[in-house]
Molecule: small-subunit ribosomal RNA
Organism: uncultured bacterium
């Protein structure tokens, strides 16, 4: 100390959410010891039971009890002189004694202590202060004093009521109880008089006179107590300034209410009370009302300021089942006191009674939730006594709860065969891991024994046989929680399949989840850990310190100006704030430093600083206040002049449009994109006079003007506001702002009453659409106009509050001054520092500053809902909450898109030439069938496509019969000399059984048989992938590096200005070069030349032939193969920027890229393809594998794609005759000869080919028929007979020949291909292929027509633009239904 979250990405604003602390806590899992503390927040709810306040016999009197004395009686016992003596012992009276009981009367204490926080928002509580307006028992000091009498009453006793609390009446007694007389140093109060003093009412002193109030005894003789007066201590009562929560959606409250004079009362001041007399007081500096709350030191957070909370400790207040009330007293309106009264519990004899845990412990009940019906007065401290001492649930300890803080342990060292065992795995290994196992050692705590405190200053220890110390014993009895996908430290497997579930937030999960649950590993804390709550903090996210407000939320729609806040220059006094200095307080404890004690540490001690605060006094006088005197710049006033749609009222004008009358005039007008509805032969539009009326003022006019804004526009007149600019007479801060408040506010709308030419909601009508409650089109009423009235709001915008000064320029406009330079004062525009999140803004600031006002604090919800205020009314002002979401936004970047611009390509449209849809048929696809009709392509870019050829095979598909290590790989034992391969026999077959034959030996390489590992898959995922291919597009484009300019995404570069097919080249240029692509390089055809000359070729020159490059020969020609040459805007002109290029021309076989091919940039389509082929992961495994026979892949109401063949005379048919390229050939193509009408057959030569064969090319050319007709076109379909492949042509191949002779007569809507050797059109070869192309791949023959142009469709490229699109318009998004 920040992070994550809006976006394709980026700056920003602005929430939400995390990371820390804290807790009287709770809840989930675990749980070993000990020390400190610390425990009903909830029902101020009800309580059983037991304790919590008593003491004092040294205040009294009687009673008991024990005792002792005396004195009376009574007498056992012994002993006798028998008289009596002794006299235990017991009554009884009477005194006395007791450290003995309890009741009473009498003191003193029960107002302290302990508990609770209901109520209070107040002088309750802080803090400081007043009391000259007051009390204070007991304590401490000082002075005096304590004489002497009298009546009573409790207890008792007697009688009596009552059931019980509890009483009645009669009698009897006592005091430190109770009442008087005396005495008065002093006190009080009345009177008249003197001093001294304060802020004021006052206060303090003397000294006179009257008058009035005391006491108490006990005693050990030492004291103790008692009266009265001062004083001090303490402790309180009232009083004053500060200060102390939210709400205005609470704005007025108030009748003892303020005051006054008199008086009651009180300790004491006071409307505290009461009588009378005045109407005051209190409030925007928040009164009363409501709501909520105990208040502080503190305690939690916090860098701080803050901001939360008031539990333990302490101070103060307040209450005691709820209210009310006085009594006692020193002191209470009284927790464990009284009376009432209500509620409740109890008891009862039914009349009438007793009670108050918010004291300790406990109970019940609420509640997520909070403890023992303990021990002892041994210390601390309280209360009563002279003490002794006796009471104390204060208190001081134990108990119980990990509730919190703190300390400690669960072992330390060694130990690799790096075991086992568990997870991963590429199967090698890696983890887990020195971890464990083993070895040596230690004892904190445990457990037993044994000594054993401090707390006490002579006795007294609950605690406690505690703490502590010491011995022995044994690693023994002691680890768990969250969490691993970012934030935020930690990662793989399974399983599951948008299921189950997780989540704080963003978000995961739809078959390969690091996010779900399980496991292993790991992290992070640790007797604790997670969770939830709350509160601070991060949040500068209410901003004092420390924020905004043009466009992100946010400037009142303007002004006026009350209260408040703020305020120019000099001097001067005061000293309220200010500042320093000193006093006094600011309680302890607590936090902070230092030192110290429990072994350390929480904890506790001491001591020191702090406690930022108050109060009094002194000082200072800079600022700010205040005050006084003064000034002129600031405001303002006179003058003098200016411009103006500035208001308000009356007048007065022309244009124009509709309406009226006549005149001319005839069929239409009007209106639209096109029409209609409408008007008009009853004379309309139109045109030409005349009239009425009602609203607006064309040029002018202009980022001119004016005004506070709103708004203001014809000319003229009368009243009237502001403003500039000069000038410097005057007044002397008079100034800014401005919550409430008052005014004024555009249009619509409203209320009366007026007007209404033209426009025009609404409503009607015609159109348009699918629909049209709209946009056009005809008509039309409120409005719009005037006058008064109300409404109070607008994107009332500069989306910019008002005023002041200060900060570079530059241009334009409007009104002043001044000759002029130049300067005031408005009103634009470009621009510099700045400054902004950017965009921009920029002396008219959004810069820099200063005063004061409004206002803002995520989106929705909602400017709604209430309530109040206004208003006729519409509605306007104030103005939420609940719930919900994770964002809503701004500004600027890249793309992509527009029924948005510019420019530019393309058979992209035109212009043209054939098609195609319509027939028939092939072929391929859906659909539909079936046991199957395997599987795949699906818009261009599936559909003569994967298939360069399904009867078996092919083939995966179906149906049925077989095999199970397997048809095919690799690897083990065995056994056998073969194994294959002929042949026979069952079967559909596939298998099964058998048989023969040759052989000298060797191997296992071959075959069989058994086990296991595995083999097998055209199952599945092209959305898990490689390869590959298609397509945008042969479009010209895609990018880098360095620098640069942005906060940043990114922009330059590559954009402009020219050219090009072309990002091709040139010129500019903060860009400079580069790479990938375009072009060139590489193939083919075109022109020459050179080399070579068979199988090709024949000019010449000889031979030959019934003909023939037939032979000799030749290397010229053709040709074939090779190698070169040639074409570059090179030359000329002309245009262009002195360029790139262009255009035209020469020459040339060919002219501007000559033609045609190969060749596909960055990337797009999650595009095909798992069924070429590779391959992850899933799946089967006597089967989804493998053999077999037979069916299907050819099935067929429709549909639709691509295609052959036609409908005909540019033609069909017969016949006769020219001329090619390119291949292909040995399981081949096959001359030539026979045979058949023919496909074909039988012979057969020649060629692995420039040699031989396929191989007659065809259309064309010559002759002839058909004569426009479903024909001599047309060839389907179907009969019949054959030919060939091939194991086999039924399903289901191709040819022939005889017959048969269907649609069709040129094709709707709409759709496709070509721009030159092309389109048409002709045949003609090859790949597969036993056979089986109307398809595909090739070859040549004939051989055209039109391109004006680029407005429109499509597709494409490049700048620009708008955007709420980014999965990118096939998008986004809004309503209604479900």
């Nucleotide at each position: 100390a920040g992070a994550g979250u809006u976006u394709g990405a980026u700056c920003c604003u602005g929430g939400c959410u995390c990371a820390g602390g804290a807790u009287g806590a709770a809840c989930g899992c675990u749980g070993g010891c000990g020390g400190c503390g610390u425990g009903c927040u909830u029902a101020a709810c009800a309580c059983a039971u037991g304790c919590a306040a008593g003491u004092c016999g040294a205040g009294c009197g009687a009673a008991g009890c024990a005792g002792u004395u005396a004195a009376g009686a009574a007498g056992a016992u012994u002993c006798u002189u028998c008289g009596g003596a002794u006299g235990a012992u017991u009554c009884u009276u009477a005194a006395c004694u007791g450290a003995c009981u309890g009741a009473g009367c009498g003191g003193c204490g029960g107002a302290c202590g302990g508990g609770u926080g209901a109520g209070u928002a107040a002088c309750g509580c802080g803090u400081g202060g007043g009391u000259g307006a007051c009390c204070u028992g007991c304590c401490c000091c000082a002075u005096a004093c304590c004489g002497g009498g009298g009546g009573a009453u409790a207890a008792c006793a007697g009688c009596u009521g009552g059931a019980a609390a509890c009483g009645g009446c009669u009698g009897c007694u006592a005091a430190u109880a109770c009442c008087g007389c005396a005495u008065a140093a002093g006190c009080g109060c009345a009177c008249a008089g003197a001093g001294c003093u304060g802020c004021a009412u006052g206060g303090c002193u003397c000294g006179g006179u009257g008058u009035g109030a005391a006491a108490a005894a006990c005693u050990c003789c030492g004291g103790u107590g008692g009266u009265a007066u001062g004083g001090g201590a303490u402790g309180g009562g009232c009083c004053c300034g500060c200060g102390u929560c939210u709400g205005a959606u609470u704005a007025g409250g108030c009748a003892g209410u303020u005051g006054g004079c008199g008086g009651g009362g009180u300790a004491a001041c006071g409307g505290c009370c009461c009588a009378c007399c005045a109407a005051a007081c209190c409030g925007a500096c928040g009164a009363u009302c409501a709501g909520u709350a105990g208040c502080c030191g503190g305690c939690c957070u916090g860098a701080g300021a803050g901001g939360g909370c008031g539990a333990c400790c302490g101070g103060c207040c307040a209450c005691a089942u709820u209210g009310g009330g006085a009594c006692u007293g020193a002191g209470a309106c009284a927790c464990g006191g009284c009376c009432c009264a209500a509620a409740c519990u109890c008891c009862u004899a039914c009349g009438g009674g007793a009670g108050g845990c918010a004291g300790c412990a406990g109970u019940g009940g609420g509640g997520a939730a909070u403890a023992u019906u303990g021990c002892a007065c041994a210390a601390u401290g309280g209360g009563g006594g002279a003490a002794a001492c006796c009471c104390u649930g204060a208190u001081g300890c134990a108990g119980c709860g990990a509730c919190g803080c703190c300390g400690c342990g669960u072992g330390g060292a060694g130990g690799a065969a790096g075991a086992a065992g568990g997870u991963c795995u590429u199967c090698g290994g890696a983890u887990u891991g020195u971890a464990a196992a083993c070895u040596c050692c230690u004892g904190c705590u445990g457990u037993u024994g044994a000594g054993g405190a401090a707390g006490a200053u002579a006795a007294u220890g609950a605690c406690g046989g505690u703490a502590c110390u010491c011995a022995a014993c044994a690693a023994g009895g002691a680890a768990g929680u969250g969490a691993c996908g970012g934030c935020u430290a930690a990662c793989u497997a399974c399983g599951u399949g948008c299921c189950a579930g997780c989540a704080g937030c963003c978000g995961c999960g739809g078959u390969a989840a690091a996010a779900c649950g399980u496991a292993g590993g790991u992290c992070a804390c640790a007797a604790g850990c997670g969770u939830u709550g709350u509160c601070c903090g991060g949040a500068a996210u209410u901003a004092c310190u420390g924020g905004g407000u043009g466009u992100a939320a946010a400037g009142g729609g303007a002004g006026c100006g009350c209260a408040g806040g703020c305020g120019g220059g000099a001097a001067g006094g005061c000293a309220a704030g200010u500042u320093g200095g000193a006093a006094g307080u600011g309680a302890a404890a607590u936090c902070c430093a230092u030192g110290g004690g429990c072994u350390c540490a929480a904890c506790c001690c001491a001591u020191g600083a702090a406690c930022u605060g108050c109060u009094u006094u002194c000082a200072a006088a800079a600022c700010u206040g205040u005050u006084u005197u003064u000034c002129u710049u600031g405001a303002g006033u006179a003058g003098u002049g200016c411009a103006g749609a500035g208001g308000u009222a009356g007048g007065c004008g022309g244009a124009a449009u509709u309406c009226c009358c006549g005149g001319u005039g005839u069929a239409g007008c009007g209106g639209u994109g096109g029409a209609a509805u409408g008007c008009g032969u009853a004379g309309a539009u139109a045109u030409c006079g005349g009239g009425a009326g009602g609203a607006a003022c064309a040029c002018c006019a202009g980022u001119g003007g004016c005004g506070a804004a709103g708004g203001c526009g014809g000319c003229c007149u009368a009243c009237u506001g502001g403003g500039c600019a000069c000038c410097a007479a005057c007044u002397g801060a008079c100034g800014c702002u401005g919550a409430g408040g008052c005014u004024c506010g555009a249009a619509a709308g409203u209320g009366u009453g007026g007007g209404u030419a033209g426009c025009a909601a609404a409503c009607a009508g015609g159109a348009u659409u699918a629909g049209a409650u709209a946009c056009c089109c005809u008509a039309g009423u409120a409005g719009u106009c005037c006058a008064c009235g109300c409404c109070g709001u607008a994107a009332a915008c500069g989306a910019u509050g008002a005023g002041a000064a200060c900060u570079a320029a530059g241009u334009g406009u409007u009104g002043g001054a001044g000759a002029g330079a130049u300067u005031c004062a408005g009103u634009g525009c470009u621009g510099c520092a700045g400054u902004u999140a950017a965009c921009g803004c920029a002396a008219u600031a959004a810069g820099u500053u200063c005063u004061c006002c409004g206002c803002c604090u995520g989106g929705g919800g909602a400017g709604u809902a209430u309530g109040c205020a206004c208003g006729c009314a519409a509605g306007u002002g104030u103005g939420a909450a609940a719930c919900u979401c994770a964002a809503a936004g701004g500004a600027a970047u890249u793309g992509a898109c527009g029924g948005g611009g510019g420019c530019c390509c393309g058979c992209a449209c035109a212009a043209g030439c054939g098609g195609u849809g319509g027939a028939g048929u092939a072929u391929g696809u859906g659909g539909u069938u079936u046991a199957a009709u395997u599987c795949g392509a699906a818009g261009c870019a599936a559909c003569g496509c994967g298939a360069a050829g399904a009867a078996c095979c092919u083939u995966a598909c179906c149906a049925g019969g077989c095999c199970u290590u397997g048809a095919c790989a690799u690897g083990g034992a065995u056994a056998u000399a073969a194994a294959u391969g002929u042949u026979c026999u069952a079967g559909a077959g596939a298998u099964a059984g058998a048989a023969a034959g040759a052989u000298a030996g060797c191997u296992a390489u071959a075959u069989a048989u058994c086990a296991c590992a595995c083999a097998g898959g055209u199952g599945g995922u092209g959305c898990a992938u490689g390869g590959u291919u298609g397509u945008c597009g042969u479009c010209a484009g895609c990018u880098c590096g360095u620098g640069u300019c942005g906060u940043g995404a990114g922009a330059u570069g590559u954009u402009g200005g020219g050219u090009u097919a072309a990002g091709u080249c040139c010129c500019g240029c903060a860009a400079c070069g580069a790479g990938c692509g375009c072009a060139a390089c590489c193939c083919c055809c075109g022109c020459c030349g050179c080399g070579u000359g068979u199988u090709g070729c024949c000019a010449u020159c000889g031979g030959g032939u019934g003909a023939u490059g037939c032979c000799g020969g030749g290397a010229a020609c053709c040709c074939a193969c090779g190698c070169g040459g040639g074409a570059c805007c090179g030359c000329c002109g002309c245009c262009g920027u002195c360029a790139a290029g262009g255009c035209g021309g020469a020459g040339g076989a060919g002219g501007g890229c000559g033609g045609g091919g190969a060749c596909g940039a960055c990337g797009u389509c999650a595009a095909g393809u798992c069924a070429u082929c590779a391959u992850g992961c899933c799946c089967c495994u006597u089967a989804u594998g493998c053999c077999c026979u037979g069916g299907g892949c050819u099935g067929c109401a429709c549909a639709c794609g691509u295609g052959c063949u036609a409908c005909a005379a540019u033609g069909g048919c017969c016949g006769g005759u020219a001329c090619a390229g390119a291949g292909g050939g040995a399981u081949g193509c096959c001359a030539c000869c026979c045979c058949g009408c023919g496909a074909g057959g039988g012979g057969g030569a020649g060629c692995g080919g420039a040699u031989c064969c396929c191989g007659g090319a065809a259309a064309g050319c010559c002759g002839g028929c058909c004569c426009c007709a479903g024909u001599u076109c047309g060839g389907a379909u179907u009969g019949g007979g054959g030919g060939c492949u091939g194991c086999a042509a039924c399903c289901c191949g191709c040819c022939c020949c005889c017959a048969u002779g269907a649609a069709g007569u040129c094709g709707g809507a709409g759709u496709u291909g070509c721009u030159a050797g092309u389109a048409a059109u002709c045949g003609c070869g090859g790949a597969u292929c036993a056979g089986c192309a109307u398809g595909c791949c090739g070859c040549g023959g004939u051989g055209a027509a039109u391109g004006c142009g680029u407005u429109c469709c499509c597709g494409g490229g490049c700048c620009u633009u708008g955007u709420a699109c980014u999965c990118a318009c096939c998008g986004c998004c809004c309503g209604u239904c479900a």